[in-house]
Predicted 3D model of a 370-nucleotide RNA (Bacterial RNase P class A) from a Candidatus Zixiibacteriota bacterium.

RNA sequence: AAAGCAGGAGGAACAGUCGCGUCCCUGACACAAUUGGGAUGAGGAAAGUCCGAGCUCCACAGAAUCAAAACGCCCGCCAACGGCGGGGUGGGGAGACCCAACGGAUAAGUGCCGCAGAAAAUAAACCGCCCCGAUGCAAAUCGGGGUAAGGGUGAAAACGCGGUGUAAGAGACCACGACCGGUUAGAGAAAUGUAACCGGUGGCAAACCCCGUUUGGAGCAAGGUCAAAUAAGGGAAGAGGUGUUGAUUCGCACCGUUACUAUUCCCGGGUAGACCGCAUGAGUUGUCGAGUAAUCGGCAACCCAGAUAAAUGACUGUACCUCGCCUAUGUGCGGGGAAACAGAACUCGGCUUACUCUCCUGCUUUACAG
Numbered sequence: 001a002a003a004g005c006a007g008g009a010g011g012a013a014c015a016g017u018c019g020c021g022u023c024c025c026u027g028a029c030a031c032a033a034u035u036g037g038g039a040u041g042a043g044g045a046a047a048g049u050c051c052g053a054g055c056u057c058c059a060c061a062g063a064a065u066c067a068a069a070a071c072g073c074c075c076g077c078c079a080a081c082g083g084c085g086g087g088g089u090g091g092g093g094a095g096a097c098c099c100a101a102c103g104g105a106u107a108a109g110u111g112c113c114g115c116a117g118a119a120a121a122u123a124a125a126c127c128g129c130c131c132c133g134a135u136g137c138a139a140a141u142c143g144g145g146g147u148a149a150g151g152g153u154g155a156a157a158a159c160g161c162g163g164u165g166u167a168a169g170a171g172a173c174c175a176c177g178a179c180c181g182g183u184u185a186g187a188g189a190a191a192u193g194u195a196a197c198c199g200g201u202g203g204c205a206a207a208c209c210c211c212g213u214u215u216g217g218a219g220c221a222a223g224g225u226c227a228a229a230u231a232a233g234g235g236a237a238g239a240g241g242u243g244u245u246g247a248u249u250c251g252c253a254c255c256g257u258u259a260c261u262a263u264u265c266c267c268g269g270g271u272a273g274a275c276c277g278c279a280u281g282a283g284u285u286g287u288c289g290a291g292u293a294a295u296c297g298g299c300a301a302c303c304c305a306g307a308u309a310a311a312u313g314a315c316u317g318u319a320c321c322u323c324g325c326c327u328a329u330g331u332g333c334g335g336g337g338a339a340a341c342a343g344a345a346c347u348c349g350g351c352u353u354a355c356u357c358u359c360c361u362g363c364u365u366u367a368c369a370g
């Protein structure tokens, strides 16, 4: 320098003006509204709502069984987790490094293995090889049988290779080796790995299944408090009510009238609405310490959105980034940029997904130079 690998940070500073939400103070008044002032006001994912919790209500004596779902190497972390860290094993890469649903196919059973191929799992005979018989002068042909060493097919052909053996052959037998399982020894906290011995030799459980572990349901529109209105129901009073009038009284007209009726009031009920839940929390920042790390602990400081049809915006200037110019490195002049993904709605911890641009750290390989 090129090509890569792993990870991190920011995600837009400051001031002014105007506008909006919430809260506080304030001026005449009881509230509301309003005047003036102040404080504060989205994210790294607020998202998907996938997993785990808090909280709330419902169900539930406890236990067992069944079903369904999720998970499945070991150790640790965490409130918990299907998350995270470290390690092991297997696989990929030249490497930095990356990937893994990673229990069981030898503790039950069933099933599947496309195409090709004779045969795909109680093995199998297409070519080839060997033996026997018939025909034939012979070459060979036909029939019967043996054979998995060789060819061919396939992702995979009953472990590989050398020998013994045989008519030809074969783990049929032997030596060496590969892989899997078990036992013993010693290493490790464990997964696991090393050695010896013994047994075994197609694959698939992201096929059913078997084994082990875990799991009650619904969700802040949860749920609770107050409470205009309406009905049922309960209690008390109980003869008037309506029109005529702006209103009251009188008058007049109409309806009802001795019924525990009409009517009135109270309780109850709970709709609209208001409030709580709802912002001090597994909290944030800084610093010190423990640990390889995830994470944990000490100390200090801080309080940091709370709407409900839903506020969180716009403009200007400075700074910033970038490009160009110069009388050239100047706090110079001029132009451009500020974007993307997105946007709180009960709250946390994770995972996943989306994203423009800028910056930073560590590492690998190759080439060149010293």
Stems, first nucleotide, its partner, number of pairs: 001366010013318006020041006027034001043341001047352002050350005055219004068215005073087005088102001089100004103210002109208002111204003126151002128147008159177002162174003178201008187192001223276004233267005240255005283302008320337006326330001
The organism belongs to Candidatus Zixiibacteriota, within Bacteria. A source record names the gene rnpB.